[in-house]
Context: one part of a larger RNA
Molecule: large-subunit ribosomal RNA, domain IV
Organism: marine sediment metagenome
């Protein structure tokens, strides 16, 4: 140094952190909060039992016999023999699922609905999907894809389809802004190039004026679950404080409802309560939030996770604080 195995009394005091180890553990019976989408949460927790042997008692399969008038059947007694269950009673051990095999358990928060998929070989996750929402785009010779083309997917489909972009089960809700930058749309005395018409200029011609004039600009409007965006000062209520409320500058409009010291708060270990003996830590409160915030979705959820992070209860060589044993070794020493 590798793999294993015991350890008294403490039991996480070890550590970033219970990381490794231990606890648990098959079956049967009783019991089972809370929350709940009523399905679950559950094997929740938490408790009893479990070998052998003897008796007894039920079931169940066959066999043989008897009887029910009556051969197959069918009911009923008796015995056998194989299984299976329950009651007594009894017995040996420390210990009966005696070996292998074989769950520890719960509480609170985050994040993600879920089963699923991923960095083959340092990353399994809060990432990606995912039903379900939402929006454009397309009437079929379709949109959208690939391909020089010729064809061909989609599709031997048809708006309840197909494609493409957001959100991400379910509850509840998705506020104001079209000023910028983007789409849609409509209109016109504006603007608009060549061609084209027409004058013109010359020997023809380039040229040169002038007419018409797409689609885009220009103008109207609409649209934000399109890209996005969502102030500032200054007063003011008969104690103080606070400002419901004024005045003003200013924008396109000035962040609603909600959640907030947060996987987002710089100040930060914010204050306050609660958990401890103590807590830069968790949970609940507060809120002018440096720099939350509503499908880049707000917010809030039973269930579910090898997620993240913090409590208890078991239970333990992680530890006080080592010891000792079994096995191994391509290292050491001989």
């Nucleotide at each position: 140094c590798c793999g294993g195995g015991u350890a008294a009394g403490g039991g996480a005091a070890a550590u970033c952190g219970g990381c490794a180890a231990a606890u648990u553990g098959g079956c049967c019976c009783c019991g089972u909060a809370u929350c709940u989408u009523c399905g679950g949460u559950a094997g929740a927790a938490g408790g009893g039992g479990u070998g052998c042997c003897u008796a007894u008692c039920c079931c169940u399969g066959u066999c043989u016999u008897u009887a029910g008038a009556a051969u197959u059947g069918c009911u009923a007694g008796a015995g056998g023999c194989a299984g299976g269950g329950g009651u007594a009673g009894g017995u040996c051990g420390c210990a009966g699922u005696g070996a292998c095999a074989a769950g520890g358990g719960u509480g609170g928060c985050c994040c993600g609905a879920c089963u699923g998929u991923u960095u083959a070989c340092c990353a399994a996750a809060a990432a990606c999907g995912u039903a379900g929402c939402c929006a454009g785009c397309u009437g079929c010779a379709a949109a959208g894809c690939c391909g020089a083309a010729a064809g061909g997917c989609u599709u031997a489909g048809u708006a309840u389809a197909g494609c493409u972009g957001g959100u991400g089960a379910g509850g509840u809700c998705u506020g104001c802004c079209c000023a910028g930058u983007g789409g849609u749309g409509g209109u016109g005395u504006c603007u608009g190039a060549a061609a084209c018409c027409c004058c013109u200029u010359u020997a023809c011609a380039a040229g040169g004026g002038g007419g018409c004039c797409a689609a885009g600009g220009c103008c109207c409007a609409c649209c934000a679950a399109a890209c996005g965006g969502c102030g500032g000062g200054c007063c003011u209520a008969a104690c103080c404080c606070u400002g419901a409320g004024g005045c003003u500058c200013u924008u396109a409009a000035g962040g609603u409802a909600g959640c907030g010291u947060a996987a987002u708060g710089c100040c930060u270990u914010g204050u306050c309560g609660u958990c401890u003996g103590a807590a830069u830590g968790g949970c609940g409160a507060c809120g002018u939030g440096c720099a939350u915030g509503a499908a880049c979705g707000g917010c809030u959820u039973a269930a579910c996770g090898a997620g993240g992070u913090u409590g208890c209860c078991a239970c333990u060589g992680u530890c006080c604080c080592u010891a000792c044993c079994c096995g191994g070794a391509a290292g050491c020493c001989c």